[in-house]
Context: one part of a larger RNA
């Protein structure tokens, strides 16, 4: 050197474990911001780096409720120096304080800086106002007499900014199919802008339907992958009607009458936002340790789960079930008062209006499952242009009869879509290369001009008892001692594979 057996280092698989994820499901909640959001910088502690709170009143200040022994936030102990049954610490409501950026708004800027105006305030320290833009109201006032454009002074918690997704509108790709590609597709989708709400959008028939009829809209099934469209390729693709959820109608001017609304006040019981009460065990082996074996009770409207030295219904904390609110919120109920009120929209009876550069047309595009087609029906960029209920649209070129409905004006709850998030509650879901990217101070190190991009890292033990105290060493480490059930569980700690390297012995070269 090899091959075996033993024995170890290294190494961190595996099993086991969960503080974090991942789905769901039920309710709640669906906005916060000039009363300065959203997300920062800076700062704040006896000593104080980081996370957390907090704002010069800075790990807190007032009030009110809870709550009852102990506290002075974690990592994390030590000193130190205080509170606290005259009720702290800590949980809920209210409220005060809230430095400087940041829409950021006095001007200015290379973000938390930098320089002002005016008022207060003897100085001074401080405090206060000061952008833009709408809107409201007064007062001035051109060219040009009235006007009217503009200025000016006032007043307005009107607006800006910021947010997962869902919604509407504008805008609007390509890759990719099509087995190449240009009309088609991908797709009105992805991305962009812009507004809005808790849902938005649609909505009360100039609608369908078929000579029977229905009767707003919206979302589900079904019709149907069918009628259709389509380089008749690739694909796209309805509607009538049926079954469901769900159900709601209505306004405009002018007179009249009328009271059940809003609004304002007391009251009343419901929910949320802190909480409380809440049953029933003991012996005895083994074992460090009983919750485990064996023995003998008990309680269950509580045998859901957690923890406690192994595997607890009766040891803790919880569960079932019951109770509860000074205060503030939400949504009702009754009673008064008010009366259709700033805008706007109550009902009932009478009278009164009832929509034109509009429907339609030519051209050119869209949009309808529907590619220009026979191509109806809708939207219009342009160019024309009616009729007036005895009238007008529609019924898929187009005429005609029948039928059916009244456009060019508006408002509408629910079934619908969604989940940054707040409470319960679950899972033939992961279980540290899995699971969120992140169970650990992660959008953190770090990389990059930047836009962006983006890690790795969990477990000693029941308890730190984390090993006084000798000894070799300069120390690192190590041998003893000693704690512990165990130390080969020693702090690079559970378990401790595999590659890979020794060292002991045996053969064998």
């Nucleotide at each position: 050197c090899g091959c075996a057996u033993g024995u170890g280092g290294u190494g961190g698989a595996u099993g086991c474990c969960u503080u974090g994820g991942c789905g769901a499901u039920g309710a709640c909640a669906g906005g916060c911001g000039a009363a300065g959001a959203a997300g920062g910088a800076c700062g704040u502690g006896g000593c104080a780096g980081c996370c957390u709170g907090c704002g010069a009143u800075a790990a807190g200040c007032u009030g009110c409720g809870g709550g009852g022994a102990g506290c002075u936030g974690g990592c994390a102990g030590a000193c130190g120096a205080g509170c606290g049954u005259u009720g702290a610490u800590c949980c809920g409501c209210a409220g005060a304080u809230g430095u400087c950026c940041g829409a950021a708004u006095g001007g200015g800027g290379a973000a938390a800086c930098c320089c002002g105006g005016c008022c207060c305030g003897u100085u001074g320290a401080g405090g206060g106002u000061c952008a833009c833009g709408g809107c409201g109201a007064g007062c001035c006032g051109a060219a040009u007499u009235c006007a009217u454009a503009g200025g000016c002074u006032u007043g307005c918690g009107c607006g800006a900014g910021c947010g997962a997704a869902c919604c509407c509108g504008c805008u609007g790709a390509a890759c990719u199919g099509a087995a190449a590609c240009a009309u088609c597709u991908c797709a009105g989708u992805a991305g962009g802008c812009g507004g809005a709400g808790g849902a938005a959008g649609a909505g009360a028939a100039a609608u369908c339907a078929a000579c029977c009829g229905a009767g707003a809209u919206u979302c589900c099934g079904a019709a149907a992958g069918u009628a259709g469209u389509g380089g008749c390729g690739a694909g796209c693709g309805a509607a009538a009607u049926c079954g469901g959820a769900g159900g709601a109608g209505c306004c405009u001017g002018c007179a009249c009458g009328u009271u059940u609304u809003a609004g304002c006040c007391a009251u009343c019981g419901a929910c949320u936002u802190a909480u409380c009460a809440g049953a029933a065990c003991g012996g005895u082996c083994u074992g460090g340790a009983a919750a485990g074996g064996c023995c003998g009770g008990c309680c269950g409207u509580a045998g859901u789960g957690g923890g406690u030295g192994a595997g607890a219904g009766c040891c803790c904390c919880g569960u079932a079930u019951g109770a509860g609110a000074a205060a503030a919120g939400u949504g009702g109920g009754u009673g008064g008062u008010g009366g259709a009120a700033c805008u706007a929209g109550g009902c009932g009876u009478g009278c009164g209006a009832g929509a034109a550069g509009u429907a339609g047309g030519g051209c050119g595009g869209g949009a309808c499952a529907c590619g220009u087609g026979a191509a109806a029906u809708c939207c219009u960029g342009u160019c024309u242009g009616a009729a007036g209920a005895u009238g007008g649209g529609g019924g898929g070129a187009c005429c005609a009869u029948c039928c059916u409905c009244c456009a060019a004006g508006g408002c509408u709850a629910a079934a619908u879509a969604c989940u940054c998030g707040u409470c319960a509650u679950c899972g033939a879901c992961c279980g540290a290369u899995a699971g969120c990217g992140a169970a650990c101070c992660a959008g953190u190190a770090c990389c990059g001009u930047g836009a962006g991009g983006g890690a790795a890292a969990g477990g000693c033990g029941a308890a730190a008892a984390g090993a006084a105290c000798c000894c070799c060493g300069g120390g690192a480490g190590g041998g003893g001692a000693g704690u512990g059930a165990a130390a080969c569980a020693g702090a690079u700690c559970c378990u401790g594979a595999a590659a890979c390297c020794g060292c002991a012995u045996g053969c064998g070269u």